A computed fold for a 687-nucleotide part of an RNA from Candidatus Micrarchaeum sp., annotated as large-subunit ribosomal RNA, domain II. The sequence was found in a public genome assembly. The coordinates come from a structure-prediction model, not an experiment, and the mean pLDDT is 82. Lineage of the source: Archaea > Microcaldota > Candidatus Micrarchaeia > Candidatus Micrarchaeales > Candidatus Micrarchaeum. It matches the Rfam family "Archaeal large subunit ribosomal RNA". Clan: LSU clan.

Context: one part of a larger RNA
RNA sequence: GCCAGGGAGUGUAUAGGUGUGGCGAGUCGAAAGGCGAAGCGAAAGCGAUAGCGCGCAGAUUCGAGGCGCAUGGUAUGAAAAUGCCAGAGCCACAUUUAUACGACCCGAAGCCAAUGCGAACUACGCGCGCCCAGGAUGAAGCUAGGUUAACGCCUGGUGGAGGUCCGCAACCUGUCAUGGCAUGUCCUGUUGGGUGAGGCGCGGGUAGCGGCGAUAUACCUAUCGAGCUUGGCAAUAGCGGGUCCCCUCUGAAGUAUCUUUAGGAUAGCUCUGGGCGAGCUUGCACAUGCGGUAGAGCUACCGAUUAGCGGGUACGGGGUCGAAAGGCCUCCCUCGCUCGUCAAACUCCGAAUGCAUGCGCUGUGUAGACCCCAGGAGUCGGCGGUGUUGGGUAAGCUAGCACCGCGAGACUACAAAGAUAGUGACUAGGGUUAAGGUCCCCAAAUCCUAAUUGAGUGUGUUAAAGGUGGGGAAUGCCGUAGACAGCUGGGAGGUAGGCUCAGAAGCAGCCAUCCUUCAAAAAACGCGUAAUAGCGUACCAGUUGAGGCAUACCUUGCCGAAAAUAUACGGGGCUAAAUUAGGUACCGAGACCCUAGAGUGCGAUAAGCACUGGUAAGGGGGCGUGCGGCAUGGCACGAAGUAUGUCCGGAAGGACAUAUGGACUAUGCUGCAGAGAAUAUCCUGGU
Numbered sequence: 001g002c003c004a005g006g007g008a009g010u011g012u013a014u015a016g017g018u019g020u021g022g023c024g025a026g027u028c029g030a031a032a033g034g035c036g037a038a039g040c041g042a043a044a045g046c047g048a049u050a051g052c053g054c055g056c057a058g059a060u061u062c063g064a065g066g067c068g069c070a071u072g073g074u075a076u077g078a079a080a081a082u083g084c085c086a087g088a089g090c091c092a093c094a095u096u097u098a099u100a101c102g103a104c105c106c107g108a109a110g111c112c113a114a115u116g117c118g119a120a121c122u123a124c125g126c127g128c129g130c131c132c133a134g135g136a137u138g139a140a141g142c143u144a145g146g147u148u149a150a151c152g153c154c155u156g157g158u159g160g161a162g163g164u165c166c167g168c169a170a171c172c173u174g175u176c177a178u179g180g181c182a183u184g185u186c187c188u189g190u191u192g193g194g195u196g197a198g199g200c201g202c203g204g205g206u207a208g209c210g211g212c213g214a215u216a217u218a219c220c221u222a223u224c225g226a227g228c229u230u231g232g233c234a235a236u237a238g239c240g241g242g243u244c245c246c247c248u249c250u251g252a253a254g255u256a257u258c259u260u261u262a263g264g265a266u267a268g269c270u271c272u273g274g275g276c277g278a279g280c281u282u283g284c285a286c287a288u289g290c291g292g293u294a295g296a297g298c299u300a301c302c303g304a305u306u307a308g309c310g311g312g313u314a315c316g317g318g319g320u321c322g323a324a325a326g327g328c329c330u331c332c333c334u335c336g337c338u339c340g341u342c343a344a345a346c347u348c349c350g351a352a353u354g355c356a357u358g359c360g361c362u363g364u365g366u367a368g369a370c371c372c373c374a375g376g377a378g379u380c381g382g383c384g385g386u387g388u389u390g391g392g393u394a395a396g397c398u399a400g401c402a403c404c405g406c407g408a409g410a411c412u413a414c415a416a417a418g419a420u421a422g423u424g425a426c427u428a429g430g431g432u433u434a435a436g437g438u439c440c441c442c443a444a445a446u447c448c449u450a451a452u453u454g455a456g457u458g459u460g461u462u463a464a465a466g467g468u469g470g471g472g473a474a475u476g477c478c479g480u481a482g483a484c485a486g487c488u489g490g491g492a493g494g495u496a497g498g499c500u501c502a503g504a505a506g507c508a509g510c511c512a513u514c515c516u517u518c519a520a521a522a523a524a525c526g527c528g529u530a531a532u533a534g535c536g537u538a539c540c541a542g543u544u545g546a547g548g549c550a551u552a553c554c555u556u557g558c559c560g561a562a563a564a565u566a567u568a569c570g571g572g573g574c575u576a577a578a579u580u581a582g583g584u585a586c587c588g589a590g591a592c593c594c595u596a597g598a599g600u601g602c603g604a605u606a607a608g609c610a611c612u613g614g615u616a617a618g619g620g621g622g623c624g625u626g627c628g629g630c631a632u633g634g635c636a637c638g639a640a641g642u643a644u645g646u647c648c649g650g651a652a653g654g655a656c657a658u659a660u661g662g663a664c665u666a667u668g669c670u671g672c673a674g675a676g677a678a679u680a681u682c683c684u685g686g687u
Stems, first nucleotide, its partner, number of pairs: 001687006011101013026035003039046002049070001051069004058062001071086006104242004111232004116228002123206002126203006132196001134166003137162001141158007171193002174191001176189002179187002181184001208224001210220002217226001245622006255267005268379002270376006279364002283361002286358005295349001296347002303342002307338006316331006382406010411422003426597007436587003439572003445584001447583006458574002466559007474551005486543005492516003497511003522537001525536003598612005623676001625673010641660008
C1' cells in the first nucleotide's frame, strides 16, 4: 500500500421556538404544590370591556379574527395628556436552538502532585586496590682535584630531579582516511598523549523547587534550559486533520460597525414558518429642482510661464559722471500692448451620465406583492475582465470605486484554459442557429467578385528611431510654340572689378556686384593652382520625341530584430489554404423550435400555466441496518451467510436462479437506537 472489522453532533439539567395529542378557566401531580385565570405602581396602595365605526375571507343587509375610536384599571400630572393593561391555558411526546458540563472526534508543547523510582550510563568526592616495554637527557645534593685571604669559582666524577624528551609495550582516543563491514558514538590504519591535574577495577556517597560540574547549560541509564513513572486528565488549543445512505425545493458571503487582526458579536446578503390585505415599481418619458466633474478658459480670481516693445520707478543691487548735492544707464519691481503656454488642492464658464420630488407609462400583485413578526444558518482571506481614481519606470505589481463574471456555472469556440466570445445544463429523441469556422488531421466552399503581398510576410502572440522598395489616390506646375533626363556644341568682352596681400587673376578675406556683345553666359555654384593654368556648374542652342517635376497623404514589404538541446502557424502543409473590401451557401452548443416523459409551485389530488445549474447553508420526502411489540408467513423437498449470473426501480436499493452452506428467518404496522466510511501520516488483525 491493499483487504476485513472498529471509528466522530451524544446524555442530563435549564430556557425558548415549532409540530402533534389530551383536558380546558383550568391543567399537571399520590400529595405538598407548580403554571395559568389581573393588572398598574419604586412603594404605600388601588384594582378592570358598556358602546360605535371601518373592514379581509364569505357576501344582500351583514361580517369570526383584525384595525380605529370610545369606555374601564393603574402610575405620573393641577389639568390636558401619556405609558402599561382589560379571559386561553396546562401537561405529554417529537424535533430544533441556546447555556452549563469532555459536549462532534483525534492532536500539543506545557503546569502541578507523590512517606513515588533511579548515580548498573555519566559528573564529582570517599575507601580498598591494580597498571605504566625500552631508550634518552642528566637539576639539586654529595665527592675528588685545582684555585682563592675568605666567600666562592673551575674541572672531573657520583647522583637521578622533571605536569622533561624519543617511543608501533600496556593504556587513553582528540586528528585524518575516495579504509572496512552485518553502519556501531563500531573496527582498522594514521596522528596525538603516554610518571601525571596519569589510566583502570571493586565497594560506597550526593536526587529533580535537587544533585554534580577544570561552565560545555555539560552530565544525572540512547531522556535534560530542569530525569523518569503514575496521577490531576477526556488539561487547554480562536490552530491542523477527519466527520459515514439517496432524491428533491430555495440558495449566499468574502461588506459595515464594535471588539479585534488565523477569532467573535450585531447589521447586511440566505432558508423556513406565520400575520396583514392593496398596492409596489429598480425600467422609460415629461416637468421642476440639485450639482461644479469631463471639457474649456485665464487682462475673470489665484499660482506658474516664452519672446519682445513702450511707460513708470519709493526702497534696494551693479555701472558711470561729479568735490558734494545729485544726474544718467541698467537689473529687480511695476503698468499697458503684442506673441506663446499650464493647474488634483485655479474658475468668468460648463456638459453627458447622475441624484431628489411629482405625474404618466411599463412591469408586477388578491394564485397575496410591498410591509411586519418568529425560528435556523453560513459568510467577515476573495479573485479576473471592462471603465475609472491614486502609488510605481514598470509588473501575471499595488490601494480604491462602479458594472459584469469566476468563486458556486456544465456545454460550444479560443490547440490546451477560471475569469474572454457564444450560451445559463430536469430526462430522451428529432430539427435550426450563435460565437467560431468550411485543403487534410476535423463536421462544413480547394465557393464567387475586385485588389494587394513575394517577405513563408502571413496563416492567433510584441516592437522603435532610422534606412530602403512596391501599389494607390490627390493637388500644383512644366510640356509638340518640344517639357524632364541623356548626348553634342557654346559658356564671351571691359577685367586680373576695387581693396588687402609675398601673391589674391570668378573661387583666403573685406567692399561693391556695374556695363557691353549676344541664342546664352554669374564682378561666379563646386573641384583645382604658391599664384596663374586646367575641369565642370548656372545659362543658351542643337539632337531626341511624350510625358515630366514637386508636395503632403493612404496602403503594403525588407533591414533595424539577441537566450540558452534542431525547428515552433495546434500539426501537415499553403503563394493562397495569406491580407483587404463585398457576396452567397454550408458546418457548428445541453442556446432556440418540435415531440414524449419525470418532478416542483399554484390550482380542487382537475384542466392549465410557470418553473426544475449550484459550493457554504436552510427546508421537505424517502432507502437501508440492529433489537423489541402486535399481526401474518417461510424453512432439512434446505433458513441465514457466501459466490456467480439474470431481472426490476428515478436514486438510496429490491427480487429471482444456480452452487455452497447446514438452522434459522421474512413481510406489514409500530417503537427504540452503540443505525450507513474511502480518506483522520486513524485503531486492531491479516497480507